Transfer RNA from a Phycisphaerae bacterium, 75 nucleotides, folded computationally.
Parts: sequence; structure tokens; C1' cells
RNA sequence: CGGGGCGUAGCUCAGCCUGGCUAGAGCGCUGGCUUUGGGUGCCAGAGGUCGCAAGUUCAAAUCUUGUCGCCCCGA
Repeated sequence: CGGGGCGUAGCUCAGCCUGGCUAGAGCGCUGGCUUUGGGUGCCAGAGGUCGCAAGUUCAAAUCUUGUCGCCCCGA
């Protein structure tokens, strides 16, 4: 320098190809019930500019372009 993969909640990830529910799951966190207390179990809740920016569109996590970070391959 060229090509490819990944980036979504504190962690691990799904959803992207085929645009449209109010962005989800497990674990973790907070509160309540249960218990003498803890754990387990049950119920409820908080937590996200979907790496960043721009474009297309009535509508973008999803399509397009640029860019940043990490990893792999080639030179």
C1' cells in the first nucleotide's frame, strides 16, 4: 500500500443478506416478596446517539460513501 472480517446495554451476543413492532436475549446491576440473615426461587425496574460522519428514502442498526479502532491475509 491492497483485500477481507469485526464494532449493537457493564460482559457475551442475536437482529443486517430481504429498510417499517416503541431496538432485543442471556449473565450482571437495582428494588420488592420469600428467609433470623445470606443463597435459591418469583415479580418489577434501570441501563443503548446500533464505532463516528455524511448521503439516499416517507422511514436507516439494516442500503451507499467516507472515516476511526482491533484482527487476519497478501505485497
Its Rfam family is "tRNA". It is annotated as a transfer RNA.